Background
The RNA shown here (c-di-GMP-I riboswitch aptamer) has 75 nucleotides and comes from a Deltaproteobacteria bacterium. Model confidence (mean pLDDT): 90 of 100. It was read from a public genome assembly, where an Rfam model found it.
RNA sequence: CUCCGAUAAAGGCAAACCAUGGGCGACCAUGGGGCGCAAAGCCACGGGCCACAAGCUGGCAGCCGGGCUGCCGAA
Numbered sequence: 001c002u003c004c005g006a007u008a009a010a011g012g013c014a015a016a017c018c019a020u021g022g023g024c025g026a027c028c029a030u031g032g033g034g035c036g037c038a039a040a041g042c043c044a045c046g047g048g049c050c051a052c053a054a055g056c057u058g059g060c061a062g063c064c065g066g067g068c069u070g071c072c073g074a075a
Base pairs, nucleotide, nucleotide: 004073005072012037013036017032018031019030020029021028022027035062041068042067043066045065046064047063048060049059050058051057
C1' cells in the first nucleotide's frame, strides 16, 4: 500500500413512524425517533424501481454494478 472486516477502540450515519414546511406526484428539507449500515459519504454513468402536468420531464445513492473520496486496524 492492496485485499479484508473483531462481540476491538474512538467517533459517524439514520429505516419505519410522528410533527412542521415544500412539491401535482414519486419524494425532499428540518426536528424527534432508531430498523439497520464499514462507505447507509458523494456522483443518476449502466441496469432496475417509482411518479407525473407525458417531455429536451422528474424521484430513489438505504436495489445492483461502476466512478471519486474517507475513519479505525485484530485475524
Description: Taxonomically the source falls in Myxococcia (Bacteria, Pseudomonadati, Myxococcota).